Small-subunit ribosomal RNA, central domain from an uncultured bacterium, 347 nucleotides, folded computationally. Rfam family: Bacterial small subunit ribosomal RNA. RNAcentral holds the full RNA, with entries from Greengenes and SILVA.
[in-house]
Context: one part of a larger RNA
RNA sequence: CUGGGCGUAAAGGGCACGCAGGCGGACCGACAGGUCGUUUGUGAAAGGCGAGGGCUCAACCCUUGUUUGCGGACGAAACCGUCGGACCGGAGUACCGGAGAGGGAAGUGGAAUUCCCGGUGUAGCGGUGAAAUGCGUAGAUAUCGGGAGGAACACCAGUGGCGAAGGCGGCUUCCUGGCCGGAUACUGACGCUCAAGUGCGAAAGCUGGGGGAGCGAACGGGAUUAGAUACCCCGGUAGUCCCAGCCGUAAACGAUGAAUGCUAGGUGUGGGUGCCGUCGGGCAUCCGUGCCGGAGUUAACGCGAUAAGCAUUCCGCCUGGGGAGUACGGUCGCAAGACUGAAACUC
Numbered sequence: 001c002u003g004g005g006c007g008u009a010a011a012g013g014g015c016a017c018g019c020a021g022g023c024g025g026a027c028c029g030a031c032a033g034g035u036c037g038u039u040u041g042u043g044a045a046a047g048g049c050g051a052g053g054g055c056u057c058a059a060c061c062c063u064u065g066u067u068u069g070c071g072g073a074c075g076a077a078a079c080c081g082u083c084g085g086a087c088c089g090g091a092g093u094a095c096c097g098g099a100g101a102g103g104g105a106a107g108u109g110g111a112a113u114u115c116c117c118g119g120u121g122u123a124g125c126g127g128u129g130a131a132a133u134g135c136g137u138a139g140a141u142a143u144c145g146g147g148a149g150g151a152a153c154a155c156c157a158g159u160g161g162c163g164a165a166g167g168c169g170g171c172u173u174c175c176u177g178g179c180c181g182g183a184u185a186c187u188g189a190c191g192c193u194c195a196a197g198u199g200c201g202a203a204a205g206c207u208g209g210g211g212g213a214g215c216g217a218a219c220g221g222g223a224u225u226a227g228a229u230a231c232c233c234c235g236g237u238a239g240u241c242c243c244a245g246c247c248g249u250a251a252a253c254g255a256u257g258a259a260u261g262c263u264a265g266g267u268g269u270g271g272g273u274g275c276c277g278u279c280g281g282g283c284a285u286c287c288g289u290g291c292c293g294g295a296g297u298u299a300a301c302g303c304g305a306u307a308a309g310c311a312u313u314c315c316g317c318c319u320g321g322g323g324a325g326u327a328c329g330g331u332c333g334c335a336a337g338a339c340u341g342a343a344a345c346u347c
Base pairs, nucleotide, nucleotide: 003319004318005317006316007301008300012315014200015199016198017197021193022192023191025087027085028084029083030082031081033080034079035076036075037074038073039072040071041070042069048066049065050064051063052062053061054060090190091187092186093185094184095182096181097180098179102176103175104174105173106172107171108170109153114148115147116146117145118144119143120142124135125134161168162167205246206245207244208243209242210241214240215239219235220234221233222232257314258313259312260311261310262309265292266291267290268289269288270287271286272285273284274283275282276281296303297302320347321346322345329340330339331338332337
């Protein structure tokens, strides 16, 4: 070195792009680097190991094999590799259709809450298990009209759609990414994966500037209670919102990495295409998304063509519990902290 694993026992990187690296379709020809064969040189002896033998055994000693390696020569050509040629099945381009909360920017709409002004109107309102704090005769609550402002978009709405993930939901316009189907033409392996690296990345938090309706950590008050630094109630600052810049975490979950091929069915739903039709629909097929289930698999639960089945390639990760995601060091950050990540000791 060689092992076994990673849905729930320890273990899939939050997600993507991608250099190096690893791996790579089908056919023909060439070369002979890898590979394989023959031969030769070397691999000192002793020692070791296997076999056999000698001292009565053993230690000890002898014979023989081995010494897996490296070099030279000659040869083989299936496989790997290299070079050349040719292919369309992988991949991609063009064309015609299609669905969508995919992303960015600008504009705009209605409902509701709050506040302000005015009208009507009078003694309560509010809140709870019950109350109280609170608001109200300086006219509240209720109700009508007008105005301001911020945030979120009821119904449609769906185990429905889109996105790599985070995530995305009123309406309109502009810019823009990806995906699916169909039929031809074209390129001709251009592919897969990916350490490092780079980018994206909910919420909270941070810096500067703006905004601030509602909600609301902290905080104040009222209750409850043995107490109540809570649950309930009345208030309420940061924050929540916008712009620019940081942070880089999560039960970032399908707790299930990516890619490809293969392996019974049934049933729902979203998007295409084709055929048939008695025009209600039916059948076939491709892509997505659910449920049930066979073989198989699993410790069981379960998974079961969206695999956790059968295989291949590449990456990440695990290796008893605690100590500990801690200490130290390093890198990053304004900070909070993040990433990397032990040991003693102990069971």